A computed fold for a 66-nucleotide RNA from an Acidobacteriaceae bacterium, annotated as nadA riboswitch. It was read from a public genome assembly, where an Rfam model found it.

[in-house]
RNA sequence: GGUUGCAACAUCCCCGUAGGUUGGGUGGCGUCAGGAAUGAGCCGACACAGCGAAUCUACUGCAGCC
Numbered sequence: 001g002g003u004u005g006c007a008a009c010a011u012c013c014c015c016g017u018a019g020g021u022u023g024g025g026u027g028g029c030g031u032c033a034g035g036a037a038u039g040a041g042c043c044g045a046c047a048c049a050g051c052g053a054a055u056c057u058a059c060u061g062c063a064g065c066c
Stems, first nucleotide, its partner, number of pairs: 001066007013052001014050001016059007023051001025048003029044002031040003
């Protein structure tokens, strides 16, 4: 250097780092119902996050093999 399998390190366990994709969650807005208070959750776009969902790329580290 290539390749395979992994995450020891973590203030219980799980969780290496960063970014992306798919799909969720939450929030208010639009929307719909209603005289209003308010309610609904189909749909739309936006925002947020340890999303305990999957997956891709690069990198760190560990253990093999070449």
The coordinates come from a structure-prediction model, not an experiment, and the mean pLDDT is 77. The source organism's lineage runs through Bacteria, Pseudomonadati, Acidobacteriota, Terriglobales and Acidobacteriaceae.